Small-subunit ribosomal RNA, 5' domain from Fraxinus excelsior, 475 nucleotides, folded computationally. The full RNA is in RNAcentral, with records from SILVA. NCBI's taxonomy places the organism under Eukaryota, Euphyllophyta, Magnoliopsida, lamiids, Fraxinus.
[in-house]
Context: one part of a larger RNA
RNA sequence: GGAUGAACGAUGGCAACAUGCUUAACACAUAUAAGUCGGAUGGAAAGUGGUGUUUCUAGUGGCAGACGGGUGAGUAACGCAUAAGAACCUGCCCUUGGGAGGAGAACAACGGCUUGAAACGGCUGCUAAUACCCCGUAGGCUGAGGAGCAAAAGGAGGAAUCCACUCGAUAAGGGGCUUGCGUCUGAUUAGCUAGUUGGUAAGGCAAUAGCUUACCAAGAUAAUGAUCAGUAGCUAGUCCGAGAGGAUGAUCAGACACUGGAACUGAGACACGUCCCAUACUCCUACGGGAGGCAGCAGUGAGGGAUUUUAUGCAAUGGGCGAAAUCUUGACAGAGCAAUGCCGCAUGGAGGUAGAAAGCCCACGGGUCGUGAACUUCUUUUCCCGGAGAAGAAGAAAUAACGGUAUCUAGGGAAUAAGUAUCGGCUAACUCUGUGUCAGCAGCAAUGGUAAGACAGAGGAUGUAAGCGUUAUCU
Numbered sequence: 001g002g003a004u005g006a007a008c009g010a011u012g013g014c015a016a017c018a019u020g021c022u023u024a025a026c027a028c029a030u031a032u033a034a035g036u037c038g039g040a041u042g043g044a045a046a047g048u049g050g051u052g053u054u055u056c057u058a059g060u061g062g063c064a065g066a067c068g069g070g071u072g073a074g075u076a077a078c079g080c081a082u083a084a085g086a087a088c089c090u091g092c093c094c095u096u097g098g099g100a101g102g103a104g105a106a107c108a109a110c111g112g113c114u115u116g117a118a119a120c121g122g123c124u125g126c127u128a129a130u131a132c133c134c135c136g137u138a139g140g141c142u143g144a145g146g147a148g149c150a151a152a153a154g155g156a157g158g159a160a161u162c163c164a165c166u167c168g169a170u171a172a173g174g175g176g177c178u179u180g181c182g183u184c185u186g187a188u189u190a191g192c193u194a195g196u197u198g199g200u201a202a203g204g205c206a207a208u209a210g211c212u213u214a215c216c217a218a219g220a221u222a223a224u225g226a227u228c229a230g231u232a233g234c235u236a237g238u239c240c241g242a243g244a245g246g247a248u249g250a251u252c253a254g255a256c257a258c259u260g261g262a263a264c265u266g267a268g269a270c271a272c273g274u275c276c277c278a279u280a281c282u283c284c285u286a287c288g289g290g291a292g293g294c295a296g297c298a299g300u301g302a303g304g305g306a307u308u309u310u311a312u313g314c315a316a317u318g319g320g321c322g323a324a325a326u327c328u329u330g331a332c333a334g335a336g337c338a339a340u341g342c343c344g345c346a347u348g349g350a351g352g353u354a355g356a357a358a359g360c361c362c363a364c365g366g367g368u369c370g371u372g373a374a375c376u377u378c379u380u381u382u383c384c385c386g387g388a389g390a391a392g393a394a395g396a397a398a399u400a401a402c403g404g405u406a407u408c409u410a411g412g413g414a415a416u417a418a419g420u421a422u423c424g425g426c427u428a429a430c431u432c433u434g435u436g437u438c439a440g441c442a443g444c445a446a447u448g449g450u451a452a453g454a455c456a457g458a459g460g461a462u463g464u465a466a467g468c469g470u471u472a473u474c475u
Base pairs, nucleotide, nucleotide: 001475002474003473004472006471007470008469009468013345014344017341018340019338020337021303026301027300028299030298032296035063036062037061040060041059043057045055046054070256071255079183080182082180083179084178085177088175089174090173095169096168097167098166099165101135102134104132110125111124112123113122114121140149141148142147154163155162156161184230185229186228191221193219196218197217198216199215200214201213202212203211237248238247239246240245259278260277261276263274281292282291283290284289309335312333313332317331318329319328320327348378349377350376351375359368360367361366383412384411386409387408388407392402419464420463421462422461423460425444426443430459431458432457433456434455440447
């Protein structure tokens, strides 16, 4: 010199685009962030009453809550990066080949009784389905063969037909697994390992495998640094550098969801806003017992040098559900706050010497501030106040949070807008007054003891500019 998610000091006009708890993975009041389907289904209520229709949805049922969003605690590891591989799974979607026959028993809701402060329940009776189950069937699976095993559901419509269901096959996308190579520091850590290394058999898994178990063998690994200890999420990237290299880590994938453990459902989880157990903490309680988890978006306390609104909208894009209209979405869009960064613009232009007054210096002649101001004239980016007013909407039409915003335009008046640091050398810029080794300054060497260009103030000057300077860190 360059750089930063920066902070601090005094100062501060506007706009576009970005960025904003780096510390306590500390604790959280409140509201909200995941619903949807009545075209699967029984009922109930409302409404209307002439028997048909509308609205709503606590329950059963389906799909989605494994995505999206957050954080960087753990992890030195097939975790990640790159390049390969074989023994696998895959809801919805695309393509394609078949099928959907017959029969049945329940459980919620609801009614009755009832425990409890509450959260939640218990007994009994009734009932529907795309919920559950049995039989039959099968280009599938198992098996050397004989043979054995496995399915389904309807809904809407006047109809055509559409949507849904079931068994297969293909492809895509997604995921699980294995391997080569690469991936921080310490030897003042030298040995480490018993399911450990391999084999046989069995179990287990979607699948390979000591993944697990029994038996057998005694191996496996390590100075090419094992083990142990410390530190750390990794990478594409980003910053500095001519390069070599050094430093650092926004999206995707992987890890985590108060702490520890285990599991259910499901195509997919061992699941942030699911369930169970335990610890700590907080809250309610009739003391018997219960409720909770912001590292989602806002917000609060605490910590800290330090980091924003308990705001708007689903109009767009994307996601979920649905036949659709819709509905939902703190994803997202777009506002608010902050000079936090970067970039752009402005704070006026032209003329104007009696070189005015005041200030400062002086050799008292003058010099300087300084065309700077006043004054004359011009302009209106900005600013104030009126008028018009979008695109973003995909369409036959309707539908815009942003927003009366951007933009255009009438009127007004130089009007609303400059600081900050330095001035002995390095280093651009000098004098006076005060102080008197004091007060102080200071990046380095140094400076200050009565004429200090180095301290403090003033005048002047230099740098930079809505920024400037200091501090911290990297180069």